[in-house]
Context: one part of a larger RNA
RNA sequence: UUGGGUUUAAAGGGUGCGCAGGCGGUAUAUUAAGUCAGCGGUAAAAUUUCGGGGCUCAACCUCGUCUAGCCGUUGAAACUGAUGUACUAGAGUGGACGAGAAGUAUGCGGAAUGCGUAGUGUAGCGGUGAAAUGCAUAGAUAUUACGCAGAACUCCGAUUGCGAAGGCAGCAUACCGGCGUCCAACUGACGCUCAUGCACGGAAGCGUGGGUAUCGAACAGGAUUAGAUACCCUGGUAGUCCACGCAGUAAACGAUGAAUACUAAUUGUUUGGCAUAAAAGAAUGCUGAGUGAUACAGCGAAAGCGUUAAGUAUUCCACCUGGGGAGUACGCCGGCAACGGUGAAACUC
Numbered sequence: 001u002u003g004g005g006u007u008u009a010a011a012g013g014g015u016g017c018g019c020a021g022g023c024g025g026u027a028u029a030u031u032a033a034g035u036c037a038g039c040g041g042u043a044a045a046a047u048u049u050c051g052g053g054g055c056u057c058a059a060c061c062u063c064g065u066c067u068a069g070c071c072g073u074u075g076a077a078a079c080u081g082a083u084g085u086a087c088u089a090g091a092g093u094g095g096a097c098g099a100g101a102a103g104u105a106u107g108c109g110g111a112a113u114g115c116g117u118a119g120u121g122u123a124g125c126g127g128u129g130a131a132a133u134g135c136a137u138a139g140a141u142a143u144u145a146c147g148c149a150g151a152a153c154u155c156c157g158a159u160u161g162c163g164a165a166g167g168c169a170g171c172a173u174a175c176c177g178g179c180g181u182c183c184a185a186c187u188g189a190c191g192c193u194c195a196u197g198c199a200c201g202g203a204a205g206c207g208u209g210g211g212u213a214u215c216g217a218a219c220a221g222g223a224u225u226a227g228a229u230a231c232c233c234u235g236g237u238a239g240u241c242c243a244c245g246c247a248g249u250a251a252a253c254g255a256u257g258a259a260u261a262c263u264a265a266u267u268g269u270u271u272g273g274c275a276u277a278a279a280a281g282a283a284u285g286c287u288g289a290g291u292g293a294u295a296c297a298g299c300g301a302a303a304g305c306g307u308u309a310a311g312u313a314u315u316c317c318a319c320c321u322g323g324g325g326a327g328u329a330c331g332c333c334g335g336c337a338a339c340g341g342u343g344a345a346a347c348u349c
Base pairs, nucleotide, nucleotide: 004320005319006318007303008302012317014200015199016198017197021193022192023191025087026086027085028084029083030082031081033080034079035076036075037074038073039072040071041070042069050064051063052062053061054060090190091187092186093185094183095182096181097180098179103175104174105173106172107171108170109153113149114148115147116146117145118144119143120142124135125134161168162167205246206245207244208243209242210241215239219235220234221233222232257316258315259314260313261312262311265294266293267292268291269290270289271288272287273286274285275284276283298305299304322349323348324347331342332341333340334339
């Protein structure tokens, strides 16, 4: 390079935006860069291919033709490109509605937990397989009242909804993003994808300052055990929470990149629109956008996937090439560090 692949065998980047690049709707005119055709030039010899000839054959020797590419020239105009014009089916704007735990900030709420104060009350409480450490006559546990603190939001709650992903759930307000439907007024291809880049990115972790109720790495003690640096128990620091900054990784999973088009059906659900009917609610049919379950064709090694494709096709990006060594070493880049990114080889089976 050709070819083959990426749900589970190696392989989809964690996610988005997006410059360059690649690819790109309908009609028409021009052009002639790509493309195609004719002609000309060039293509050393030997070699090779093809077609002949000569050594008895062959090797070997020998004759001849052709071509790719490049350059020039004359044409063709379907396709690609370029330029112009026009269009509306892609994309976007506008108007009217709609659903939602999308986001940020602020305020408020009740239950529970722990603590404090006071009352009642007395000998236990707690914990376990059983115990003990622990707490308790300095009055615990339990219970009542009041108060304080921090964190999380029971029920509703769902195969629910929203978000690009990470993720998002008490209530209210403010600001704000996206999405869907209907209308079809406007723009007129403005699109798709995207190496480098930029931004976001659970938990743990780091820096500074706060906060610290619960839980709880480390640690201590009690058990268990042959031992027990564990599982169980009693405590408990960092952390868990907030603000600002860093870090940039996860089974960051649908283990399934994004976009577009097409390809039997059935059924549930969320949320719009239209029609019928109608007091209202409900209902029926049609039509969108999501989200589930079956299943035909087809695909698949199978499991299974199956209009939300792993089917049929096209475009663009990313990635894979036996196991181990190894996501290691070295170098470089980033980071306060932890570490992250990039990423081998020897050797071995």
Predicted 3D model of a 349-nucleotide part of an RNA (small-subunit ribosomal RNA, central domain) from an uncultured bacterium. The RNAcentral record of the full RNA draws on ENA.